Small-subunit ribosomal RNA, central domain from a Candidatus Omnitrophota bacterium, 347 nucleotides, folded computationally. Its Rfam family is "Bacterial small subunit ribosomal RNA".
Context: one part of a larger RNA
């Protein structure tokens, strides 16, 4: 390579847009590039294969045949692929009427709580723990009442609820804005699917500059515990956590399950629409869950119309463990580092 695979054994790219490429609905006509059949030419010799023969056999050699799976040419066929033309509406998109939503960005506003400051009341404790101590407090703390400042997060509602491609998104209002679903069956007429490269988005931590800093809290300090305790517990506490702009580009970025289309029992709950019905309820589309020996799949666990079943298309990836999410090189980055990615050796 072929083959076989990728939920958990090695293996699905973090996610999307999308170039090249690959693949692609229904009908008719034409062509004949692919395709199929026939004829012709060629396909050196040797080799291989078959038969016969020669060396005493064999290896070896000779003769004959077959073969040389290929290429060229010509005649024919027209189902399929392709190409061209004309058309179609079911795929796709649009229009229109409705619907739900923590989808995104910006601005403003709100209440509870923590902390701090000021004032009143008030007096000896408070805090903390397994128990303590460090710590706070007669310079008046803790508690309680009133006032003020500031930052961050939004209890209840809240839900195997919703939205988003993923990361993710939760107080309220306004502005701007993306996507989705349902009905009509009005319009376009295959405009589609996937997608190497490329581009964009991408939690947390980290980095740069400037702000901000209530609470929490790596590092650090102290108190305990302990044989020790560079920890677990306690008292403090700086980066950071927050905002703006710019980097970084990684995660158990997980459903450890790529995207799309079609087909294959059901039951039950729930979210958003449509239809029928007075209602109960029935039915249909789109999602989110659970159950399931329907069938089927699986090594098992389990999966089972949200497939890990049955098929097709396209992409990505795997090929014993370690060495190695490494070295070297290249590219990217301010750095931290990231991406790509071996070998010796060893079992």
């Nucleotide at each position: 390579u072929u083959g076989g695979g990728u939920g958990u054994a090695a293996a699905g790219g973090a996610c999307a847009g999308g170039u090249a490429g690959g693949c692609g609905g229904c009908u008719a006509u034409a062509c004949a590039a692919g395709u199929u059949g026939g004829g012709g030419g060629u396909g050196a010799a040797a080799u291989c294969c078959u038969g016969c023969a020669g060396c005493u056999c064999a290896a070896c050699u000779g003769c004959a045949g077959a073969a040389c799976u290929g290429c060229c040419u010509u005649c024919a066929a027209a189902a399929c692929u392709g190409u061209a033309u004309a058309g179609c509406u079911u795929g796709a998109g649009g229009c229109u009427a409705g619907a739900a939503g923590a989808g995104g960005a910006g601005a403003g506003c709100g209440g509870a709580a923590u902390u701090c400051c000021c004032g009143g009341u008030g007096u000896a404790a408070g805090a903390g723990u397994g128990a303590a101590a460090u710590c706070u407090g007669u310079a008046g703390a803790u508690a309680u009442c009133g006032g003020g400042a500031g930052g961050a997060a939004c209890a209840c509602c809240a839900g195997u609820g919703g939205c988003g491609a993923a990361g993710g998104c939760g107080g309220c209002u306004c502005u701007c804005u993306g996507g989705u679903c349902u009905g009509g069956c009005c319009c376009u007429g295959a405009c589609g699917c996937u997608g190497a490269a490329c581009u964009g988005u991408g939690a947390a931590a980290g980095c740069u500059u400037g702000g901000g800093g209530a609470g929490c809290a790596a590092a650090c300090a102290g108190g305990a515990u302990u044989a020790g305790a560079u920890a677990c517990c306690c008292u403090g506490g700086u980066a950071g956590u927050c905002c703006a702009a710019g980097c970084c580009g990684u995660a158990a970025a997980c459903u450890a399950u790529g995207a799309g289309c079609a087909c294959u029992a059901g039951g039950u709950g729930u979210u958003g629409g449509g239809g029928g019905g007075c209602a109960a309820c029935c039915u249909u589309c789109a999602g989110c869950g659970c159950c399931g020996u329907a069938a089927g799949u699986u090594a098992a666990c389990a999966c089972g119309u949200u497939a890990a079943g049955u098929g097709c298309u396209c992409c990505a990836c795997c090929u014993g463990g370690g060495g190695a999410c490494u070295a070297c090189g290249a590219c990217c980055g301010c750095a931290a580092g990231g991406u790509u990615a071996a070998a010796a050796c060893u079992c």